This is a predicted structure of a 345-nucleotide part of an RNA (small-subunit ribosomal RNA, central domain) from an uncultured bacterium.
Context: one part of a larger RNA
RNA sequence: UUGGGUUUAAAGGGUACGUAGGCGGGGAUACAAGUCAGUGGUGAAAGCCUGCGGCUUAACCGUAGAAUUGCCAUUGAUACUGUAUUUCUUGAGUGCGGUAGAGGUAGGCGGAAUUUAUGGUGUAGCGGUGAAAUGCAUAGAUACCAUAAAGAACACCGAUAGGGGAGCCAGCUUACUGGACCGUAACUGACGCUGAGGUACGAAAGCAUGGGUAGCAAACAGGAUUAGAUACCCUGGUAGUCCAUGCUGUAAACGAUGAUCACUCGGUGCAUGCGCCUAGCGUAUGUGCCCAAGCGAAAGCGAUAAGUGAUCCACCUGGGGAGUACGCGUGCAAGCGUGAAGCUC
Numbered sequence: 001u002u003g004g005g006u007u008u009a010a011a012g013g014g015u016a017c018g019u020a021g022g023c024g025g026g027g028a029u030a031c032a033a034g035u036c037a038g039u040g041g042u043g044a045a046a047g048c049c050u051g052c053g054g055c056u057u058a059a060c061c062g063u064a065g066a067a068u069u070g071c072c073a074u075u076g077a078u079a080c081u082g083u084a085u086u087u088c089u090u091g092a093g094u095g096c097g098g099u100a101g102a103g104g105u106a107g108g109c110g111g112a113a114u115u116u117a118u119g120g121u122g123u124a125g126c127g128g129u130g131a132a133a134u135g136c137a138u139a140g141a142u143a144c145c146a147u148a149a150a151g152a153a154c155a156c157c158g159a160u161a162g163g164g165g166a167g168c169c170a171g172c173u174u175a176c177u178g179g180a181c182c183g184u185a186a187c188u189g190a191c192g193c194u195g196a197g198g199u200a201c202g203a204a205a206g207c208a209u210g211g212g213u214a215g216c217a218a219a220c221a222g223g224a225u226u227a228g229a230u231a232c233c234c235u236g237g238u239a240g241u242c243c244a245u246g247c248u249g250u251a252a253a254c255g256a257u258g259a260u261c262a263c264u265c266g267g268u269g270c271a272u273g274c275g276c277c278u279a280g281c282g283u284a285u286g287u288g289c290c291c292a293a294g295c296g297a298a299a300g301c302g303a304u305a306a307g308u309g310a311u312c313c314a315c316c317u318g319g320g321g322a323g324u325a326c327g328c329g330u331g332c333a334a335g336c337g338u339g340a341a342g343c344u345c
Stems, first nucleotide, its partner, number of pairs: 004316003007299002012313001014201004021194003025088007033081002035077008049065006091191001092188003095184005103177007110154001114150008125136002162169002206247006215241002220236004258312006266290011294301002318345003327338004
């Protein structure tokens, strides 16, 4: 490279937007670049292949043809692709009327609990475990009551639910704000799909500066356990967890399943709309379960496909070495991105 693949065997980029590129709806007309047909020129000879012939045969040789799949010119064809003009509305978008929602950002407010402080009642234990001990407590703890402060998280509702592009999003409320869906069919008239590079977003942990610190808790200390115990259990406890601003850019970032479009038997829930043939039926979007055909190595998937097709992108090519080395890029750093080979089985 050809071919084959990517749920679980190697393989879908974490997600989106979007540049180049690739691909792209219906009708009409023109052109004739691609495409198709005819003709002419050229495509050296030898060789290869076929027919015939010459050496007794063969090798070898001669002769004729075919082939030379190409290129150029010219004359035509116009279905498809392309280009140009024009037009259409079903793709796409806009408008109008509605709907649901932990979608986002900023502010305000609330109660329960926890811890601490102060005061009161009260007296000898509390706490913790498999059992203990470290620890706390007569300088009055634990328990109960009152008051105050602080920080963080929002029980019940709560769901197999909802929203979001993914990461993710949950007390109540206000402001600002993104998207989706349904109905309508007024408007634009292919404006579309995908998307190498690129850009933005991107859990947790981590980093920088400043704040904050109730609880929890890497590290650390002590007590246990044990042969040991740098652990599991217990008592403490600092970074951190929280906020602001910036950086990092990775996760089993998972549905381990790229995006978009079309087509393909049924059953049954949930969420949110709309219609009427209104105890029900139909329809749309989303979200689940069970299955026909089909697919699959099987498990299973099965209109939310892993079925049947189309377009575009990403990725895979035996295990280890190795996501390592080197180089380059990037970052404050930690690292991250890109990413081999020798050797070995």
RNAcentral holds the full RNA, with entries from Greengenes and SILVA.